[in-house]
RNA sequence: GCUUACUUAGCUCAGCUGGUAGAGCAGUAGACUGAAAAUCUACGUGUCCGUGGUUCAACUCCACGAGUAAGCA
Numbered sequence: 001g002c003u004u005a006c007u008u009a010g011c012u013c014a015g016c017u018g019g020u021a022g023a024g025c026a027g028u029a030g031a032c033u034g035a036a037a038a039u040c041u042a043c044g045u046g047u048c049c050g051u052g053g054u055u056c057a058a059c060u061c062c063a064c065g066a067g068u069a070a071g072c073a
Stems, first nucleotide, its partner, number of pairs: 001072007010025004019056001027043005049065005
């Protein structure tokens, strides 16, 4: 330099052909306990990497850019 994949909650990741975003873990509060741990219950205001475009409507499609990883040279 070229090609490909990925970027969504604090972390690891879903999100099914476009229709107002979720799980597990972690965290907070409560129950229980003499007190903890474990267990149970409740709790998410995330500019979905950025900008622009298409569309009535975009995490999802398109273009450009940024970052990470892999392959090739």